[in-house]
A computed fold for a 74-nucleotide RNA from an Oscillospiraceae bacterium, annotated as transfer RNA. Rfam family: tRNA. Rfam links the family to the GO term triplet codon-amino acid adaptor activity. It is annotated as a transfer RNA.
RNA sequence: GGAGGCUUAGCCCAGUUGGUCAGAGCGCUCGCCUCACACGCGAGAGGUCAUCAGUUCAAGUCUGAUAGUCUCCA
Numbered sequence: 001g002g003a004g005g006c007u008u009a010g011c012c013c014a015g016u017u018g019g020u021c022a023g024a025g026c027g028c029u030c031g032c033c034u035c036a037c038a039c040g041c042g043a044g045a046g047g048u049c050a051u052c053a054g055u056u057c058a059a060g061u062c063u064g065a066u067a068g069u070c071u072c073c074a
Stems, first nucleotide, its partner, number of pairs: 001073007010026002013023001019057001028044005050066005
């Protein structure tokens, strides 16, 4: 220098053909349980879907650029 993959909650990840879908597990907070802790059960908080544009009635999803990261080729 060229090609490709990935980027969604604090962490690891799912998200189907673009359509009321903002989700799971772990973690955190609170409650129940216990003499107490742990375990277990229940509830809750937490998100600019990397960034900026474009297409569309409608974008996490499609397109382009940029950034980061990983792999391959030279």